[in-house]
RNA sequence: AAUCUUAAAUCGCUGAGUUCAAUUUUGAAACGGGGGAACCAACCGCGGUAUAUUGCCGCAUGGGGUGAAUCCUUUCUGGAUUUUUCCUAACAGAAAGGUAGGGCGACUCUGCACGCCCGAAUCCGUCAGCUAACCUCGUAAGCGUUUGAAGAGAGGAUAG
Numbered sequence: 001a002a003u004c005u006u007a008a009a010u011c012g013c014u015g016a017g018u019u020c021a022a023u024u025u026u027g028a029a030a031c032g033g034g035g036g037a038a039c040c041a042a043c044c045g046c047g048g049u050a051u052a053u054u055g056c057c058g059c060a061u062g063g064g065g066u067g068a069a070u071c072c073u074u075u076c077u078g079g080a081u082u083u084u085u086c087c088u089a090a091c092a093g094a095a096a097g098g099u100a101g102g103g104c105g106a107c108u109c110u111g112c113a114c115g116c117c118c119g120a121a122u123c124c125g126u127c128a129g130c131u132a133a134c135c136u137c138g139u140a141a142g143c144g145u146u147u148g149a150a151g152a153g154a155g156g157a158u159a160g
Base pairs, nucleotide, nucleotide: 011144012143013142014141018029019028020027021026030139031138032137033136034135035134040129045059046058047057048056049055062127063124064123065122066121071098072097073096074095075094076093077092078091101118102117103116104115105114107153108152109151110150112148113147
């Protein structure tokens, strides 16, 4: 001097998830979510069988919330067991690829270009469309990027 790792502080990022007061419990503000009229809107799977659009049997997570996290294709496994084998839907799981959509690249915003990522998880429990009044809940968790010029704006330093 360079690289890597760890710790602390400052600063920054995703996210609603912050601030103040009190200190036994907590309360207030702020931000965010859910329920909840009128009007308006809306009103239900797959396969097989039959005496045919009624019924019966088998399979199946029906519906909704938070969130950017949806949707499509392919492959494999189950469904498809007990018979030598083959085929077989809805649906479920896994993998791969893409995608609606979302985030970051350090003063803020807007648009342009380039680059790197995410495209999950979870809750309610058969039930909730929108929704004024009203009711009610949350204030976590996890991390470490620093490309370019342009326009508008803000701030700091130095000199006069």
Source information: Predicted 3D model of a 160-nucleotide RNA (c-di-AMP riboswitch aptamer (ydaO/yuaA leader)) from Scopulibacillus daqui. The source organism's lineage runs through Bacteria, Bacillati, Caryophanales, Sporolactobacillaceae and Scopulibacillus. Its Rfam family is "c-di-AMP riboswitch aptamer (ydaO/yuaA leader)". From the family's description: This family represents a conserved RNA structure found upstream of the ydaO and yuaA genes in Bacillus subtilis and related genes in other bacteria. Gene Ontology terms of the family: cyclic-di-AMP binding and regulation of gene expression.